Overview:
The part of an RNA shown here (large-subunit ribosomal RNA, domain II) has 679 nucleotides and comes from a Planctomycetota bacterium. The coordinates come from a structure-prediction model, not an experiment, and the mean pLDDT is 83.
Context: one part of a larger RNA
């Protein structure tokens, strides 16, 4: 994980609301008594409580009264009319453990040092080997020492190394062989060494060569019992059907932000009236500073060309007066330009009133019971941000949420539509219609890119349509052939500058036609070519704008792709006529609300109001039963809208059982890492 079985809103009081119920000559009893078929009750008992008058802190007054000086004003009452009270019952609420289950904790008694830390008393253990302190002794040595040689001697948290103890490494073991170990190395191993065995002190205590370490596999306060069902604004779970309606993630407050309260939305009862009270369109009539717009209409921002303008810096000149200024700051006139905290203007909507009209139209008051108060994307107007976010916060509409069906390939929050239930009818929405896959054809253009079917600034003799301007049979463009001179190397500059490194100038001449030279070259020339014009050729060419559709720009990690196959149209643009296509809408039949009727209505979390089914058990009344009856258990093709309910056939052998009407509830379980039990 899975089967069974069991497992959560109860009960006591007590306060309010609703329902029924009894009296209302206000209602009622409580303990007590007495009866009693001894147990369910019936009979008493006005003590006590609520009502019957309120206002005031109170005295006190009293339909009044408080305040106040007040006969004023105002509060809270009295009237206009509603009820009082006593029980059953059902919602909610409070006290109580109060739907169930779960803490970590905090106290009090007690029990624990047989684990383990540490002290205390008494035992006990350390193979072999190694080194060789100091003292001594004897010789040297000296004046005597010191000092020194060789012996001897036998120190040491000395050495090496096993028992024995530690626990530094790796590995393996991690549902283990083991809740800490196995192997293979390592550490000490006469010491602050290791160990038996009694013994001591404990829970805010104790022991700690100190790690918060250890006090029985538990320690930043053991353990076991109790206070106790501690408290849980926190998680989970919370048990049969149907039917009506249907929500909210706002606001204010909050030791408040995932929790309340109160309003705002939901539901349900009661009342009031059919009122023009609320919606909604039209019409008049307001107020308004948004969008737009504007600028000698302010505030400010920006910016152009000026001015015989002001005031500063600088320069010049200086006795003074002065001039200059492609510096800065204002002022003015002129052209331009901007604003959320600018406005001389200024809408659409919106919103307020007013009146007509419409409409499956209900609002509004008083009462019960809620739930909501983490909202999401989209679009439309702002704000923050970077005119980033599936970003974040206002304001308005919309889905979702609480919403199924169709579309989008698949896809809460786009688009189309709001599903009572049935049908092997029909028409349609979004969308689509070549094959998956229901349904197509026809006309004209366009693309060639598989664009189609992700993108830009930007760049391209791509390609269609359509201007517009130049030159063109006096022969263009574009190619071939030919010329392309002279003064002159212009002048200056330069070493040099000769058409081609810079400057200035750019004439004149011969001509068909050629630049004071268009681009390469040379140290400078020289050479090449090109403006320009002849010839050949022989018909359109050059520039430029608008639209279209195409091309590059185009780089990402496993294999790629429009949903897929495939299409050159089955792609794009116009245009025309048809299908298909949903739980839309229509037909036809059935259910339920509402309602005279004819007809609407009937998706749905949280929730709110209603009607049922079913298990146990009481009681009245019924009924089956010997060929047994019944429960349970198995099989089954009937009945209800459902929850569930028969009927037959097995089984089932002594136990009860079962229909009606009522009553009482330990009344319903796929979920609480839910308990016990099986697997």
């Nucleotide at each position: 994980c899975c089967c069974a079985g069991c497992g959560a809103g109860u009960u006591a009081c007590u306060g309010u609301c609703g329902u029924c119920g009894g009296c209302u000559u206000g209602g009622u009893u409580a303990a007590g008594g007495c009866c009693u078929u001894c147990a369910g009750g019936g009979c008493u008992g006005a003590a006590g409580c609520c009502u019957c008058a309120g206002g005031g802190a109170a005295a006190c007054c009293g339909a009044g009264u408080c305040u106040g000086a007040a006969u004023a004003g105002g509060g809270c009452g009295a009237a206009u009319u509603u009820g009082g009270u006593c029980g059953a019952u059902g919602g909610c609420g409070g006290u109580a453990g109060a739907c169930g289950c779960g803490a970590a904790c905090c106290c009090a008694a007690g029990u624990g040092a047989u684990c383990u830390a540490c002290c205390c008393a008494u035992g006990g253990g350390c193979a072999g080997g190694u080194u060789g302190a100091a003292g001594c002794g004897c010789g040297g040595g000296u004046a005597a020492g010191a000092c020194u040689g060789c012996g001897u001697g036998g120190a040491g948290g000395a050495c090496c190394g096993a028992a024995c103890u530690c626990a530094c490494u790796a590995a393996u073991g991690u549902u283990g062989a083991a809740a800490a170990a196995u192997u293979a190395g390592g550490g000490g191993a006469u010491g602050a060494c290791c160990u038996g065995u009694g013994g001591g002190g404990a829970g805010g205590a104790g022991u700690a060569a100190a790690a918060g370490u250890c006090u029985a596999a538990u320690c930043a306060a053991a353990c076991u019992u109790g206070g106790a069902g501690a408290u849980a604004g926190c998680u989970c779970g919370u048990u049969c059907u149907c039917u009506c309606c249907g929500a909210a993630a706002u606001a204010a407050c909050u030791c408040u932000a995932g929790g309340g309260u109160u309003a705002g939305c939901g539901u349900u009862g009661g009342c009031u009236u059919a009122a023009c009270u609320a919606u909604g369109u039209u019409g008049c009539g307001g107020g308004g500073g948004u969008a737009g717009a504007g600028a000698u209409a302010c505030u400010g921002a920006u910016c152009u060309a000026g001015c015989a303008u002001g005031g500063g810096g600088g320069g010049c000149u200086a006795c003074c007066c002065g001039c200059c200024u492609a510096c800065c700051c204002g002022g003015c006139u002129u052209a331009a330009c901007c604003a959320a905290a600018c406005u001389c203007c200024g809408a659409a909507u919106a919103c307020c009133g007013c009146a007509a009209c419409a409409a499956c139209u209900a609002c509004g008051c008083c009462g019960g019971c809620a739930g909501u108060u983490a909202g999401u994307c989209c679009g439309u107007g702002g704000g923050g941000g970077a005119u980033a976010a599936g970003c974040u916060u206002c304001a308005c509409g919309g889905u979702c949420g609480a919403g199924a069906g169709g579309g989008a390939a698949a896809c809460a929050a786009c688009c189309c539509a709001g599903a009572u239930c049935g049908c092997c009818a029909g028409c349609u929405a979004a969308g689509g219609c070549c094959c998956c896959a229901a349904a197509u054809u026809u006309u004209u253009g366009c693309u060639a890119a598989g664009u189609c079917a992700c993108a830009a600034a930007g760049g391209a003799u791509a390609u269609u349509a359509g201007g517009a301007u130049a030159c063109u049979g006096u022969g263009a463009c574009a190619g071939c052939c030919g010329g392309g001179a002279u003064g002159u190397u212009g002048g200056c500059u330069u070493a040099g500058a000769a058409g081609c490194a810079g400057c200035c100038a750019c004439c004149a001449u011969u001509u068909a036609a050629a630049a004071a030279g268009u681009g390469c070259g040379u140290a400078a020339u020289a050479g090449c070519u090109u403006a320009c014009c002849g010839g050949u050729c022989g018909a359109g060419u050059g520039u430029u704008c608008u639209a279209g559709u195409a091309c590059c720009g185009a780089u990402a990690a496993u294999g790629a792709u429009c949903g897929g196959g495939a299409g050159u149209a089955a792609g794009c643009a116009a245009a025309a006529a048809g299908c298909c296509g949903a739980a839309g809408c229509u037909g036809c039949g059935g259910a339920a609300u509402c309602g005279a009727a004819a007809g609407a209505u009937u998706g749905g979390u949280a929730g709110g109001a209603g009607a049922g089914c079913g298990u146990u058990c009481c009681a009245a009344u019924g009924c089956a039963g010997a060929u047994a009856c019944a429960a349970g258990c198995c099989g089954u093709a009937c009945c209800g809208a459902a929850a569930g309910g028969a009927g037959c056939g097995g089984u089932g052998u002594c136990g009860g059982g079962u229909g009606u009407u009522g009553g009482a509830a330990g009344u319903g379980u796929u979920u609480a890492u839910g308990c016990u039990g099986g697997g």

The RNAcentral record of the full RNA draws on ENA.